[in-house]
RNA sequence: CCUUUGUACAGGCAAACCCGUUGAAAAACGGAGACGCAAAGCCGCAAAGCUAAAGUCCGCUGGAGUAAGCGGGCCACGCUGGUUGGGCCGCCAGA
Numbered sequence: 001c002c003u004u005u006g007u008a009c010a011g012g013c014a015a016a017c018c019c020g021u022u023g024a025a026a027a028a029c030g031g032a033g034a035c036g037c038a039a040a041g042c043c044g045c046a047a048a049g050c051u052a053a054a055g056u057c058c059g060c061u062g063g064a065g066u067a068a069g070c071g072g073g074c075c076a077c078g079c080u081g082g083u084u085g086g087g088c089c090g091c092c093a094g095a
Stems, first nucleotide, its partner, number of pairs: 003095004012037002018031005035082001041088003045085003048080003055074007
């Protein structure tokens, strides 16, 4: 230096719950906290899942008419890397 393995060592990350902030929400960030993780490091490329503000369709109310309000369906350009696959980088120890 390369490959491979993950029992131990030295370390690393940080689920749920709670608090604060952002957001329509999903969720994210920070604090505290540890369920777990050999990539639970990085990247939304592919799939899958989550949310549905805006948009659109339908219905109801209202109404001179136009607006407006409520409910339902569809919908990602939003989110999830601790959902899987893939790409990139990589600590410690053994072989």
Overview
Predicted 3D model of a 95-nucleotide RNA (c-di-GMP-I riboswitch aptamer) from Candidatus Sulfopaludibacter sp. SbA3. Its Rfam family is "c-di-GMP-I riboswitch aptamer". Rfam 15.1 lists 5,092 matches to the family in 1,772 species.